[in-house]
RNA sequence: GCGCCUGUAGCUCAACGGUGAGAGCAGCCGUCUUAUAAGCGGCAGGUUCCUGGUUCGAAUCCAGGCAGGCGCACCA
Numbered sequence: 001g002c003g004c005c006u007g008u009a010g011c012u013c014a015a016c017g018g019u020g021a022g023a024g025c026a027g028c029c030g031u032c033u034u035a036u037a038a039g040c041g042g043c044a045g046g047u048u049c050c051u052g053g054u055u056c057g058a059a060u061c062c063a064g065g066c067a068g069g070c071g072c073a074c075c076a
Stems, first nucleotide, its partner, number of pairs: 001072007010025004018056001027043005049065005
């Protein structure tokens, strides 16, 4: 340099172009317990990597970029 894959909550991941972007773990509060853990109930947490475009409507489609991974090429 070229090709492919990935990027969504603190972490691991869902989400047909259309419901108010969700789940588990972690966090916080409550409950339970002599107490802690586990269990149970609840709460909070998001510029869906960035910038544009298409569309009535984009996390999703398109273009360009950025970051990470894999492969190939180059490299005396």

Predicted 3D model of a 76-nucleotide RNA (transfer RNA) from a Candidatus Parcubacteria bacterium. The prediction has a mean pLDDT of 82. Rfam family: tRNA.